[in-house]
RNA sequence: UAAUUGCUUCAGGGUGUUGUGAAAUUCAAAACUGGUGGUAUACCCCACGAGCUAAUUUAUUAGCAUGAACUAGUGAAAUUCUAGUGGCAACAGUAAAGUCUGGAUGAAAGAAAGCAUUUA
Numbered sequence: 001u002a003a004u005u006g007c008u009u010c011a012g013g014g015u016g017u018u019g020u021g022a023a024a025u026u027c028a029a030a031a032c033u034g035g036u037g038g039u040a041u042a043c044c045c046c047a048c049g050a051g052c053u054a055a056u057u058u059a060u061u062a063g064c065a066u067g068a069a070c071u072a073g074u075g076a077a078a079u080u081c082u083a084g085u086g087g088c089a090a091c092a093g094u095a096a097a098g099u100c101u102g103g104a105u106g107a108a109a110g111a112a113a114g115c116a117u118u119u120a
Stems, first nucleotide, its partner, number of pairs: 001120003005116004009111002015030001017029003031099002033089002035048004043087002051064006069085005091102003
């Protein structure tokens, strides 16, 4: 100096208002939000995470589920930028929920730094 393993820390945003109704932050109108890695800067290109079930060593393994975009322009390069018009958002509860409440003071894709360890 490079790499391996372990520990520590961090790691998700958003409903004002109006209408109908016995009842809706769930319907209608209108508004708002966009995790992680890759790539020309990405909610909708590729990949990953959050959920559920079973088994057992309780921490892993196996299985299931897992949304949505086009057009034009610039450029060496962009489904990522600019302009325009669209679309999507787990499970449980409740008047039907991306935004409320709950599992969750949880878990995790991963990020950064320090320390320790081993190897070259």
This is a predicted structure of a 120-nucleotide RNA (FMN riboswitch aptamer (RFN element)). It matches the Rfam family "FMN riboswitch aptamer (RFN element)". Gene Ontology term of the family: FMN binding. Model confidence (mean pLDDT): 77 of 100.